[in-house]
RNA sequence: UGAGCAGACUGGGCAACCGCGGAAUGCGAUACAGCAUAUGAGGAAAGUCCGGGCAUCACAGAGCAGGGCAGCUGCUAACGGCAGCCGAGGGUGACCUUAGGGCUAGUGCAACAGAGAUGAGACUGCAUUGCUUUGCAGUGCAAAGGUGGAAAGGUGCGGUAAGAGCGCACCAGAGUGUAUGAGAAUACACUGCUGUGUAAACCCUGUCCGAUGCAACGCUGAAUUGGUACGAGGAAUCAUAACGUCUGCUCGGCGGAUUCUCCGUAAAGGCGGCUUGAGCCUUCCGGCGACAGAAGGCCUAGAUAAAUGGUUGCAGUCAUUUUCGAAUGAUGACAGAACCCGGCUUACAGGUUUGGUCACAAC
RNA sequence: CGGGGUGUAGCGCAGGUGGUAGCGCACUUGACUGGGGGUCAAGGGGCCGCAGGUUCAAGUCCUGUCACUCCGACCA
Numbered sequence: 001u002g003a004g005c006a007g008a009c010u011g012g013g014c015a016a017c018c019g020c021g022g023a024a025u026g027c028g029a030u031a032c033a034g035c036a037u038a039u040g041a042g043g044a045a046a047g048u049c050c051g052g053g054c055a056u057c058a059c060a061g062a063g064c065a066g067g068g069c070a071g072c073u074g075c076u077a078a079c080g081g082c083a084g085c086c087g088a089g090g091g092u093g094a095c096c097u098u099a100g101g102g103c104u105a106g107u108g109c110a111a112c113a114g115a116g117a118u119g120a121g122a123c124u125g126c127a128u129u130g131c132u133u134u135g136c137a138g139u140g141c142a143a144a145g146g147u148g149g150a151a152a153g154g155u156g157c158g159g160u161a162a163g164a165g166c167g168c169a170c171c172a173g174a175g176u177g178u179a180u181g182a183g184a185a186u187a188c189a190c191u192g193c194u195g196u197g198u199a200a201a202c203c204c205u206g207u208c209c210g211a212u213g214c215a216a217c218g219c220u221g222a223a224u225u226g227g228u229a230c231g232a233g234g235a236a237u238c239a240u241a242a243c244g245u246c247u248g249c250u251c252g253g254c255g256g257a258u259u260c261u262c263c264g265u266a267a268a269g270g271c272g273g274c275u276u277g278a279g280c281c282u283u284c285c286g287g288c289g290a291c292a293g294a295a296g297g298c299c300u301a302g303a304u305a306a307a308u309g310g311u312u313g314c315a316g317u318c319a320u321u322u323u324c325g326a327a328u329g330a331u332g333a334c335a336g337a338a339c340c341c342g343g344c345u346u347a348c349a350g351g352u353u354u355g356g357u358c359a360c361a362a363c
Numbered sequence: 364c365g366g367g368g369u370g371u372a373g374c375g376c377a378g379g380u381g382g383u384a385g386c387g388c389a390c391u392u393g394a395c396u397g398g399g400g401g402u403c404a405a406g407g408g409g410c411c412g413c414a415g416g417u418u419c420a421a422g423u424c425c426u427g428u429c430a431c432u433c434c435g436a437c438c439a
Stems, first nucleotide, its partner, number of pairs: 001359003005355006013314006020040002024037004042334001046345002049343005054213004061251004066209005071085005086100001087098004101204002106202002108198003123145002125141007153171006172194002174191007217272004225439003228266004233261006243255004279298006286291001316331006364435007373388004382419001390406006412428005
C1' cells in the first nucleotide's frame, strides 16, 4: 500500500419562531383558568420466538397423557440465552459454521432404475462338474461390469479351482484396557469385531414444564329489559354414593347435590395495578470470559384513541455541473413506547473507532 | 394489547402418513349447425406465498419471514 477477519459506539448538530403530552417547581390565585422554567421514543420500541417477575385460580398437589430441550464445564432470577472448551466441517490465515444424545433397544420407510435394497443377490462374468457340446443345466464365488444417493469396510500383497478379513501391512470405524484431564475428549496398546441410510420418521434415554395473561386482577360506579354465569337466603326432593369444580384422563383436595323461588354482583365511565427496577453511570477489585463484589452519584416518557412535531437560517455531508472562484439540488436508513425486565430473531442510509490476519515493497 | 387459522393453475378447492400434483368452472383447438348457444373429442396452463435447512428425494418435516383473515372487554 492492497485485500480480508472479528468486535465496540453512533445513527442526526446549532440557533430562532410556532405547537403538543403528562407531571414537578416558581409566579399568580386561594375556585378554576393562566404564565415561566425544566422534562418527553428505540437499538431495534418490531416479530411475539423463548425465559422470568407480577396477578387470579388450592399457599399449585401425585401419576399418565401432551409439549420443549439435547457435546462438556460454568454464568444467571431463569432460559431453548451467553462465555470458555471438546469433536466435526470450511478457510493460506485472522477466523467462521455446527437441531452435536441413541438406528449396537424395538418398529417403519428407501419411489424410479437395477439380477438383487438389508442378515439380500448370479443379469453380464470367473471357476468347475455333467450332458443331447458354437450351447444348456447344476454347484461354488461376491473379485470385475452395469443400476442407484446407498450394493455388506477401503488400497495393496499373499493365497485359492475361482474367490473371499481367508492371512498380512497401512488407512477408516467399533469394542476392551491403560494413562492424562474437572469433563466433553485425547494418546497408546489389544481384539479381524466390520450388521447401509433415515430419529427436523414413530420411538427410547436424560432433563424441564400446573393453567390463564394487565382485555390478568383489586376498588368504585349513573342507568338497569331479557338471557347466561357466579354468590348468599328460603322451600321441596334425594342421600353418602353420585354430582360440580380445580388441566385432557386417573387419584387426591374442596364444595352435600338437584329443582323452584327471591336478592345481590358482572355491560359505559373513573381510580389503582403503572413505572424505583434482577435499574443506570463512574471508580476500584476477583475471574481467560460470561459475570460477580464494594464505594460514590443519579431518577431518566407513562399517554388512553393515544403527545414526543413543524417552518426558516447556519454549519456539515452527499450528488451533479464547473471558467476551479463557485453554483444548483437533497438532508437522510430501519422504524415508532402502551404492565415491566433478560435474551433471540428480523429490518437498517451514512459515520466514528479498536484489535488480529494474509500478500507485496522498503529498512 | 393478547390468542388462533389460512396461503396449491385465472377463480373455488383436494392432496398433508416424504417418492416427482389433481378435481370443478374458466381458457385454446377441432367436429356437429346457415350462424350463435349447447353437446362431444383433444389439449395447454403450477417452479405449491418467499428464503434457508434436514433427507438420496420436500407441496408434505424443521427454522425464519411476508401477506390475508378470525376470535377475545358476559351476550342480545
Molecule: RNase P RNA; transfer RNA
Organism: Oscillospiraceae bacterium